The part of an RNA shown here (small-subunit ribosomal RNA, 5' domain) has 522 nucleotides and comes from Paenibacillus elgii NBRC 100335. Model confidence (mean pLDDT): 83 of 100.
[in-house]
Context: one part of a larger RNA
C1' cells in the first nucleotide's frame, strides 16, 4: 500500500447493486416450511332445476431420497483431476416390439360392544378397488448342451435345442338401439437411449520424528454366504503373511474444490456470499418401505434434556423461514406474494411451495450523486497574530445575477405476462366418422413488488460535512496554558519555564458521507 462476512470511537443527505451469528453442532415459546389426485375405490355429509354438483376421514397411487440448513465429524478414494467396470443399478422421460385372457379370497372405512385420564387400542359383524392372491400365454431369466465371431486377462457377444419357475388394471370422453368401434391417459414384458447414481484405480493438496515401529480378519488362498455389483464384505478351513525413514503407526489440526485476497511473477494466505462434491440432522445404534434412504420436519431401541399425566403411561427434537433466551466486540422482520422462475401431484381447472420473487432493518461493502453556480475589494465587521507598520482567515462573507440534481408537495404512470386456460376461426396426421391430438390467427382474464421505477409541474439556496493529522519517517506552524506534572507515542522518542511532539485557539494538510483506531492476511 491492498484486502475484510469485521468490531469500536466521532459524524451522517440520497440512490443502485450486493452482504449480514465468524462465538454455544447451546437450549428453544409461537406460527408457517410437503403435499396432491374423486378421471383408482367403497362410504358419509351438504346442495339440487332430480339431469347432476360439491366436501372429504379411510383404503389406494405418486411425491415426502428433491428443494432448504449447517460444517460437528472426517487426513479419507472425503475432495480435485485423469481413467476403468468383460463386476453394476436407474422411478418419472424418449424410441422400438409384443401384450392386456380367465378366476378368487380378504380388509380399512362403517356398525355394535369393551378398555384407557390421554396417546391410542381390543373383540365381533358388513363392504369396494388400478389394494392382494391363483391359473393361462409370452419375450426375457436360470440350468444343461451345440455352432459361430471376438478380446489386454478373468472372459465377452450372436444364433439354436431341452427343462424349470415366471406379467398385466382399468378410468374418462365421443359415436352407436345394442354387440361393439374409436380417442386420450394409465397398466405389463422385453430391448435400446437419456438422466441420475454405485464400485475400483494412477496422481495431487498438513503440522509434529521431542510420535519408529504398526497389524490376527491382520496379508493371501480354497470353499460357503451376502450384495445391484467386485471384494475379508462376512464365515469355516489352510498358509504366514502385509505396511514402514520414498515417514507406517500415533497425536494435533482441518470439510474438499471452482474460486477469493495479495504479489511484476514465482509464491504466500483464505475456503463468507455464488456454483460442484462430501458429511451431518438432540446423542448413539438399527433396520423397514422403496427405483432410490439406513431417511432433517418417517419408524424402532437405548441415553440426556423439556413438557403432559387420573402416576398406570404418554409427547417432543429450528444445523428450514421468521423469532426468543444465552454466549459474544459483533450480525436483521415473529413482513408481502405464489404475479414471474422452478418443484410435487393432477387429463385439466387447480392445490401446495418461508425454494423463489419482493419489501423491511444495518454507511457492513462497492459504485454513483448532492450539500450550489457566476460575479463580487471600502480587501467590511470579527477572530488570530504582530517588530504596532502590518499580515492572515479572504472572493471567503455580505450584496447582485442565476440554476433546481437530490429531498419535500401535486398530477400522470410502466416493462416484468405469455405459457397454459376460456371463447371463436383455419390447416394437418389419425379414425368408417366424431370427440380428442398437433400447428396456427384473433379476442378475454391474470402483478406480490406498487401508485414503485420513470415522466411532468410547483416552490425555495431554501433541508444536507465531518473525521484524522501538522517533530522526523510523512503532506501540513504559530500563539497561549502546563512545567519529567498533566499527558502523547506505530518506531525514533517528546514533557524538568521560551514545547512546531502534552492541552486549547487561530492557521494549514489529507480524505470525505465518511474519517480514524483495533484485529487478521499478503
Nucleotide at each position: 500500500g491492498g484486502a475484510c462476512g469485521a468490531a469500536c470511537g466521532c459524524u451522517g443527505g440520497c440512490g443502485g447493486c450486493g452482504u449480514g451469528c465468524c462465538u454455544a453442532a447451546u437450549a428453544c415459546a409461537u406460527g408457517c416450511a410437503a403435499g396432491u389426485c374423486g378421471a383408482g375405490c367403497g362410504g358419509a355429509c351438504c346442495c339440487u332445476u332430480c339431469g347432476g354438483g360439491g366436501u372429504u376421514a379411510g383404503c389406494g397411487g405418486c411425491g415426502g431420497a428433491c428443494g432448504g440448513g449447517u460444517g460437528a465429524g472426517u487426513a479419507a478414494c472425503a475432495c480435485g483431476u485423469a481413467g476403468g467396470c468383460a463386476a453394476c443399478c436407474u422411478g418419472c422421460c424418449u424410441g422400438u416390439a409384443a401384450g392386456a385372457c380367465u378366476g378368487g379370497g380378504a380388509u380399512a372405512a362403517c356398525u355394535a360392544c369393551c378398555g384407557g385420564a390421554a396417546a391410542c387400542g381390543g373383540u365381533a359383524g358388513c363392504u369396494a378397488a388400478g389394494a392382494c392372491c391363483g391359473g393361462a400365454u409370452a419375450a426375457g431369466u436360470g440350468a444343461u448342451u451345440c455352432u459361430c465371431u471376438u478380446g489386454c486377462a478373468u472372459g465377452a457377444g450372436a444364433g439354436g435345442a431341452u427343462c424349470a419357475a415366471g406379467a398385466a388394471a382399468c378410468a374418462c370422453g365421443g359415436g352407436g338401439c345394442a354387440a361393439c368401434c374409436u380417442g386420450u391417459g394409465a397398466c405389463u414384458u422385453a430391448c435400446a437411449g437419456a438422466u441420475g447414481g454405485g464400485c475400483c484405480u494412477g496422481c495431487g493438496g498438513c503440522g509434529c520424528a521431542u510420535u519408529a515401529g504398526c497389524u490376527a480378519g491382520u496379508u493371501g488362498g480354497u470353499g460357503g454366504g451376502g450384495u445391484a455389483a467386485c471384494g475379508g464384505c462376512u464365515c469355516a478351513c489352510c498358509a504366514a503373511g502385509g505396511c514402514g525413514a520414498c515417514g507406517a503407526u500415533g497425536c494435533g489440526u482441518a470439510g474438499c474444490c471452482g474460486a477469493c485476497c495479495u504479489g511484476a511473477g514465482a509464491g504466500g494466505g483464505u475456503g463468507a456470499u455464488c456454483g460442484g462434491c462430501c458429511a451431518c440432522a438432540c446423542u448413539g445404534g438399527g433396520a423397514c418401505u422403496g427405483a432410490g434412504a439406513c431417511a432433517c420436519g418417517g419408524c424402532c431401541c437405548a441415553g440426556a434434556c423439556u413438557c403432559c399425566u387420573a402416576c398406570g403411561g404418554g409427547a417432543g427434537g429450528c444445523a428450514g423461514c421468521a423469532g426468543u433466551a444465552g454466549g459474544g466486540a459483533a450480525u436483521c422482520u415473529u413482513c408481502c406474494g405464489c404475479a414471474a422462475u422452478g418443484g410435487a401431484c393432477g387429463c385439466a381447472a387447480g392445490u401446495c411451495u418461508g425454494a423463489c420473487g419482493g419489501a423491511g432493518c444495518a454507511a457492513c461493502g462497492c459504485c454513483g450523486c448532492g450539500u450550489g453556480a457566476g460575479u463580487g475589494a471600502u480587501g467590511a465587521a470579527g477572530g488570530u497574530u504582530u517588530u504596532c507598520g502590518g499580515a492572515u482567515c479572504g472572493u471567503a462573507a455580505a450584496g447582485c445575477u442565476c440554476u433546481g440534481u437530490u429531498g419535500c408537495c401535486a398530477g400522470g404512470g410502466a416493462a416484468g405476462a405469455a405459457c397454459g386456460u376460456c371463447g371463436u376461426g383455419g390447416a394437418g396426421a389419425g379414425u368408417a366418422a366424431c370427440u380428442g391430438c398437433u400447428c396456427u390467427g384473433c379476442g378475454a382474464a391474470u402483478g406480490a413488488c406498487g401508485g414503485u421505477a420513470c415522466c411532468u409541474g410547483a416552490g425555495a439556496a431554501g433541508a444536507a460535512a465531518g473525521c484524522c493529522c501538522c517533530g522526523g519517517c510523512u503532506a501540513a506552524c504559530u500563539a497561549c496554558g502546563u512545567g519529567c506534572c498533566a499527558g502523547c507515542a506505530g518506531c525514533c522518542g517528546c514533557g524538568g519555564u521560551a514545547a512546531u511532539a502534552c492541552g486549547u485557539a487561530g492557521g494549514g494538510g489529507g480524505c470525505a458521507a465518511g474519517c480514524g483506531u483495533u484485529g487478521u492476511c499478503c
Rfam family: Bacterial small subunit ribosomal RNA. Its family is annotated with ribosome and structural constituent of ribosome in the Gene Ontology.
Taxonomically the source falls in Paenibacillus elgii (Bacteria, Bacillati, Caryophanales, Paenibacillaceae).